[in-house]
RNA sequence: GAAGCAAGCCAGACAGCCGCUGGCGUGAAUGCAAAUUCACGCGGGAGGAAGGUCCGGACUCCACAGAGCAGGGUGACGGCUAACGACCGUCCGCCGUGAGGCGCGGAACAGGGCCACAGAGACGAGUCUUCGGGAGCGCGGCGCAAGCCGGUAACGCUCACGAAGGGUGAAACGCGGUAACCUCCACCCGGAGCAAUUCCAAAUAGGCACGCGAUGAUGCUGCUCGCGGAGCGUGCGGGUAGGAAGCUCGAGCCUGUGAGCAAUCACAGGCCUAGAUGAAUGGCUGUCAUAGCGCGUGGUUCGCUGCGCGCCGUAACAGAAUCCGGCCUAUCGGCUUGCUUCGUUU
Numbered sequence: 001g002a003a004g005c006a007a008g009c010c011a012g013a014c015a016g017c018c019g020c021u022g023g024c025g026u027g028a029a030u031g032c033a034a035a036u037u038c039a040c041g042c043g044g045g046a047g048g049a050a051g052g053u054c055c056g057g058a059c060u061c062c063a064c065a066g067a068g069c070a071g072g073g074u075g076a077c078g079g080c081u082a083a084c085g086a087c088c089g090u091c092c093g094c095c096g097u098g099a100g101g102c103g104c105g106g107a108a109c110a111g112g113g114c115c116a117c118a119g120a121g122a123c124g125a126g127u128c129u130u131c132g133g134g135a136g137c138g139c140g141g142c143g144c145a146a147g148c149c150g151g152u153a154a155c156g157c158u159c160a161c162g163a164a165g166g167g168u169g170a171a172a173c174g175c176g177g178u179a180a181c182c183u184c185c186a187c188c189c190g191g192a193g194c195a196a197u198u199c200c201a202a203a204u205a206g207g208c209a210c211g212c213g214a215u216g217a218u219g220c221u222g223c224u225c226g227c228g229g230a231g232c233g234u235g236c237g238g239g240u241a242g243g244a245a246g247c248u249c250g251a252g253c254c255u256g257u258g259a260g261c262a263a264u265c266a267c268a269g270g271c272c273u274a275g276a277u278g279a280a281u282g283g284c285u286g287u288c289a290u291a292g293c294g295c296g297u298g299g300u301u302c303g304c305u306g307c308g309c310g311c312c313g314u315a316a317c318a319g320a321a322u323c324c325g326g327c328c329u330a331u332c333g334g335c336u337u338g339c340u341u342c343g344u345u346u
Stems, first nucleotide, its partner, number of pairs: 001342010012288007020045002023042008047317001051328002054326005059193004071189005076090004091105001092103004106184002111182002113178003123174001128165005134159005139150004197245004207236006219227002252271008289314001292311008
């Protein structure tokens, strides 16, 4: 210098002005009060993934004696944790020259299934070739024939037996391979989810109780008359709109020290850091820094690159909705630390 590996971090900064949201304070109006509305001031106001909703918990309601069956999940060994399939360490296997990365890592003497192509044969056994010993036939005689008798050294054919070898194939008979095929073993798992759940509660229409009502209620209508003709009044209860709680102080965050290889844990000090609900978290201006583009100039291994000036004008993925631990996915540009391989020079 080039190419890489691992871990971690940032996600424009500052100032001014104008807004939005909810909190606190002050003042004004209304109100008996609680409170509501308005104005002003102060301080707070998205993320590393808030996303996908894949896994695990907290919390809430429902169900539930215990055990088992069914169903689902996990699977080396050890650790960590509220819990986990996450995370950490080690072993093993695979990939990489390496730093490192990846993991579908229990059991195939409980049982079933499957094993492409090739091959004789794929777990049922089987016999392509050779060898070994054996039996029968081939030979002779008799007999029409079936067959019987005799012989059988060598050779040939057939049959079954035993053994060996070659070839095919990932694997060839060996307690083969495959469990990410069923299965077995060990362990874990009740269901639904903040639209959970709980509380307050209008108008209207139902419901229940009591009272009044054709000896005319109620209504028109404040009173009298008149008209009209079956409901009316009070109370209670369920429930809707609406409102509130749940809701953000929590397995919390920051710093330091200690234990541990690490994940993680302990202790001390400090901090409070969105809580909306047709759903806020924004806009404009200025200066600067980054990226991009152009010009000048210097270096160069000709790939690039240092410096200066100008233009551009914030730039990726995305956006809380009960909370937390993980995983996965998306992501412009940049920074830090450690390490590896190669090349050059000293």
A computed fold for a 346-nucleotide RNA from Lacisediminimonas sp., annotated as Bacterial RNase P class A. The coordinates come from a structure-prediction model, not an experiment, and the mean pLDDT is 75. The organism belongs to Lacisediminimonas, within Bacteria. Its Rfam family is "Bacterial RNase P class A". The family's RNA type in Rfam is ribozyme.